[in-house]
RNA sequence: GCCAGGGUAGCUCAAUUGGCAGAGCAGUGGCUUUGUAAGCCAACGGUUGGAGGUUCGAUCCCUCUCCCUGGCU
Numbered sequence: 001g002c003c004a005g006g007g008u009a010g011c012u013c014a015a016u017u018g019g020c021a022g023a024g025c026a027g028u029g030g031c032u033u034u035g036u037a038a039g040c041c042a043a044c045g046g047u048u049g050g051a052g053g054u055u056c057g058a059u060c061c062c063u064c065u066c067c068c069u070g071g072c073u
Stems, first nucleotide, its partner, number of pairs: 001072007010025004019056001028042004049065005
């Protein structure tokens, strides 16, 4: 330099003919217990890497760009 895959909550990951952004774990509060652990309930937590474009509407489509992994040279 070229090709492919990936970037979404603190962490691990979902989310397709473009139509309300979710789960588990962690953390927080509560219930339970003499107490702790375990268990149960609830709420919180997101500029979907960044910028622009298309569209009534973009995590999703297009362009540019940054980062990570692998392959080729």
Notes:
Transfer RNA from a Candidatus Falkowiibacteriota bacterium, 73 nucleotides, folded computationally. NCBI's taxonomy places the organism under Bacteria, Bacteria candidate phyla, Candidatus Falkowiibacteriota. Its Rfam family is "tRNA". Rfam links the family to the GO term triplet codon-amino acid adaptor activity. Its mean pLDDT, the model's own confidence on a scale to 100, is 80.